The RNA shown here (Lysine riboswitch aptamer) has 164 nucleotides and comes from Candidatus Enterenecus avicola. The coordinates come from a structure-prediction model, not an experiment, and the mean pLDDT is 82. The model forms 98% of the base pairs in the Rfam consensus. The sequence is in RNAcentral, with records from MGnify. Its Rfam family is "Lysine riboswitch aptamer". Its family is annotated with lysine biosynthetic process in the Gene Ontology.
């Protein structure tokens, strides 16, 4: 310098199944109103277009969660950038924003948890991204009562251990 195996723990991430959530929504049907009225964006236009009502019957789904199980694992993975592709959402067009998948880039993040903020989502769940806090795991440096503690930093392009 290269290989190879590992460790950090509510550790990461994929999936079947089955559950709750969405939601008595969306949508179909019947019946009554049929007359005025109301409703809309991130930003502009247009004034014509779309949706909006009351009772009764029916009635989803997918993303997204949760719990067993099984897989691949410890830059496990998420994010950012960039490309590419599909079909939509936002009432209607144009601009713009959002969302799925794939690629490519050692640009950031050691790791979970807890608060605040903003973004996605139906959502008070989940996720994501800053920013704070304790806490944990490795080093390094410094002390002490010395493989243990206590105190400072640092990042996984780290640590540790074998082999060459």
């Nucleotide at each position: 310098u290269g290989a190879u195996a590992g460790a950090g723990g509510c550790g990461c991430g994929g999936u079947u199944a089955c559950g709750a959530u969405g939601a008595g929504u969306a949508c179909c049907c019947c019946a009554c109103c049929c007359a005025a009225g109301g409703c809309a964006u991130g930003g502009a236009c247009a004034a014509a277009g779309g949706c909006c009502g009351u009772g009764g019957g029916g009635g989803a789904a997918g993303g997204g969660c949760g719990u067993c199980g099984c897989c691949g694992c410890c830059g496990a993975a998420g994010g950012g950038c960039a490309g590419a592709u599909a079909a939509g959402c936002u009432g209607g067009u144009c601009c713009g924003g959002c969302u799925g998948u794939c690629u490519g880039u050692g640009c950031c993040u050691g790791g979970g948890c807890c608060g605040c903020a903003g973004g996605g989502g139906a959502a008070u769940a989940c996720c994501c991204u800053g920013c704070g806090g304790a806490c944990u795991g490795u080093c390094a440096c410094a002390c002490g009562u010395c493989c243990c503690g206590u105190g400072u930093g640092a990042a996984g392009c780290g640590c540790u251990a074998u082999c060459a």